[in-house]
RNA sequence: UAUUUCCCAGUGGGAGAGCGCGUAUUCUUACGCCGCCGAAGGAGCAACCGUCCCGGAAACUCUCAGGCACCAAGGACCGUCGGGAAAUU
Numbered sequence: 001u002a003u004u005u006c007c008c009a010g011u012g013g014g015a016g017a018g019c020g021c022g023u024a025u026u027c028u029u030a031c032g033c034c035g036c037c038g039a040a041g042g043a044g045c046a047a048c049c050g051u052c053c054c055g056g057a058a059a060c061u062c063u064c065a066g067g068c069a070c071c072a073a074g075g076a077c078c079g080u081c082g083g084g085a086a087a088u089u
Stems, first nucleotide, its partner, number of pairs: 002088007010080004018034001020033005035068003041064001042062003048056003
């Protein structure tokens, strides 16, 4: 110098599912019931991987949590960009 990986921040994109019923109401929310969703988080199985005692491990599965008109918020993941760390060169 270049490349790759990881962490944090900014920024762009970002799905799914009830305008359900009832009660209260400070008037836009809270709670309860039933029905749903999966892409915060969490949990389970597992291909596979490892330093192989054991451990790591999904966008699969479960829905505890969260969410279910629009808007807003959140949102795995992807792009971009800045800072930091590590490895190779």